[in-house]
């Protein structure tokens, strides 16, 4: 250089043939339970606006295609693996 793959919260990871993003699992936090911590169990836990109900944004970054895109299509950017 050229060929595949791969990119989703604060991490690992799901998401059926394009149809509620973030299911689950650690992590962080609040309680409970102890004398006190582990454990163990309940709750909360993406950004924003909102007194609150709620609503708006969010799949690396830009476009397109559809009534709808993490998912298909292009183009750039980072990564890994191939190859003369």
């Nucleotide at each position: 250089g050229c060929u595949u793959c791969u990119g989703u919260g604060g991490u690992g990871g799901a998401a059926u043939u394009g149809g509620u993003a973030g299911a689950c699992a650690c992590g962080c936090u609040a309680g409970a339970c102890u004398c006190a911590a582990a454990a163990u169990c309940u709750g909360g836990u993406g950004c924003g606006a909102g007194c609150a109900a709620u609503c708006g944004c969010u799949u690396a970054a830009g476009g397109g295609u559809u009534c709808a895109a993490g998912u298909c299509c292009c183009u750039u950017c980072a990564g890994a693996a191939g190859u003369a």
Molecule: transfer RNA
Organism: Bacteroidales bacterium Phil12